[in-house]
Molecule: c-di-GMP-I riboswitch aptamer
Organism: Anaerolineales bacterium
């Protein structure tokens, strides 16, 4: 000097729960609330979980979850 890791600091975000609204539903949006999170920012192509419709016999269609896994893109700071 480079690479990897990630303490501290500055910020950010927000689980469960709750109120309102939307939805057949999983769930989503907003307010409150913070379990936590360097990627808990974004992406539903893969796996998985979940909802719904058809069939009954294996299955097929549609929808949801990015804070389940995997993958891609972007990203603050810089100690040991």
């Nucleotide at each position: 000097g480079c690479a990897u890791c990630g303490a501290a600091a500055a910020g950010g975000u927000u689980a469960a729960c709750u109120c309102a609204c939307a939805g057949c539903g999983a769930u989503g949006u907003g307010g409150g609330g913070g379990c936590g999170c360097a990627a808990a920012a974004c992406c539903a192509c893969g796996g998985g979980u979940c909802u719904u419709c058809c069939a009954u016999g294996g299955g097929g269609g549609a929808a949801a979850c990015a804070g389940c896994c995997a993958g891609g893109u972007u990203c603050c700071c810089g100690a040991a």